About this RNA: This is a predicted structure of a 139-nucleotide RNA (c-di-AMP riboswitch aptamer (ydaO/yuaA leader)) from Microbispora rosea. The model forms 92% of the base pairs in the Rfam consensus. Its Rfam family is "c-di-AMP riboswitch aptamer (ydaO/yuaA leader)". From the family's description: This family represents a conserved RNA structure found upstream of the ydaO and yuaA genes in Bacillus subtilis and related genes in other bacteria. The ydaO/yuaA element is thought to act as a genetic 'off' switch for the ydaO and yuaA genes in its native state. It is believed that the element may be triggered during osmotic shock leading to activation of ydaO, a predicted amino acid transporter gene, and members of the yuaA-yubG operon which code for KtrA and KtrB K+ transporters. Lineage of the source: Bacteria > Actinomycetes > Streptosporangiales > Streptosporangiaceae > Microbispora.
[in-house]
RNA sequence: ACAACCGGUACGCCUAAUCCCGGGCGCCCCGCCCGGGAGCCGGGGACCCAAUCACGCACCUGGGGUCAAGGCAGUGACCUGCCCGGGCUUCUCCAGCCCGAACCCGUCAGCUAACCCGGUCGGCAGAUGGAGAGGAGUG
Numbered sequence: 001a002c003a004a005c006c007g008g009u010a011c012g013c014c015u016a017a018u019c020c021c022g023g024g025c026g027c028c029c030c031g032c033c034c035g036g037g038a039g040c041c042g043g044g045g046a047c048c049c050a051a052u053c054a055c056g057c058a059c060c061u062g063g064g065g066u067c068a069a070g071g072c073a074g075u076g077a078c079c080u081g082c083c084c085g086g087g088c089u090u091c092u093c094c095a096g097c098c099c100g101a102a103c104c105c106g107u108c109a110g111c112u113a114a115c116c117c118g119g120u121c122g123g124c125a126g127a128u129g130g131a132g133a134g135g136a137g138u139g
Stems, first nucleotide, its partner, number of pairs: 012124003018038009039120006049110001062108001063105004070083005084100005090133006
C1' cells in the first nucleotide's frame, strides 16, 4: 500500500415503513416503552359489471392475502435455461451486475361508494459503465 474479516457510524441508499405531540423509563441531549395525530402503505366491504347453469373427463393438492419474489421447459426434487418482475443512489435509453425470498389468514373474501380494520418493520460501508436530458451548489 492492497485485500479479507470484525466492530462502530449512517452523508446517503433499499423498503409503505417517515414526521409531530403527550406521558413514563433508562446506561440521560441519546435511546427505549405506552398512547394520540399527520403522511404513506395494505385488507375487508353495495348497486352496476364480472361470475354462476347443464353434460363429460381428470385430480383430491381447498381457497385467499402482503411482497419484485411469477410463468414455461428439462426434472419427482436439487439444479439449469428462457420469458417476465425488482434493485444497482435525479430521470430516460443501451450494456453489464445482483435478487426472484419469506411470512400471514384459517375453509372464508371478485370488483366495490359509504363504512370498518390493520401496518409504519427490517437491512446496507462505498454506491457499475456509456450516451442524453434535467436540477442543485460553487466560482